[in-house]
RNA sequence: UUGUUAUCACGAAAGGUAGAGGGAUUAGACCCGUUGAAGCCUUGGCAACCCUUUGUAAAAAGAAGGUGCUAAAUUCUACUAAUUAGAUUUAAUUAGACAGAUAACCA
Numbered sequence: 001u002u003g004u005u006a007u008c009a010c011g012a013a014a015g016g017u018a019g020a021g022g023g024a025u026u027a028g029a030c031c032c033g034u035u036g037a038a039g040c041c042u043u044g045g046c047a048a049c050c051c052u053u054u055g056u057a058a059a060a061a062g063a064a065g066g067u068g069c070u071a072a073a074u075u076c077u078a079c080u081a082a083u084u085a086g087a088u089u090u091a092a093u094u095a096g097a098c099a100g101a102u103a104a105c106c107a
Base pairs, nucleotide, nucleotide: 001107003105004104005103006102007101008100013043014042015041016040017039021032022031023030026078027077028076029075044070045069046068049066050065051062052061053060054059074099079096080095081094082093083092084091085090
């Protein structure tokens, strides 16, 4: 990096460094940011995919280790379908798709 499967609910911050951006990407909107963004480091925490224990299993409990995460929310809109309203292509709602994130496995 490709593919398969599962989840995308909840939850969890302080310090140091740095110095202008950040919320994945494109466009628009909205929001956070010199009362200090991103990144990096330390310490903590959350969660429970792998894992550990019990169990025939379903499942339950746990957190030593491997990942992950630690503003709001995969932030909204964009593509499709349905419904409703409106009236000539617009708005709202719902579902899905696309895209993306994380984990395990495969090559």
Molecule: SAM riboswitch aptamer (S box leader)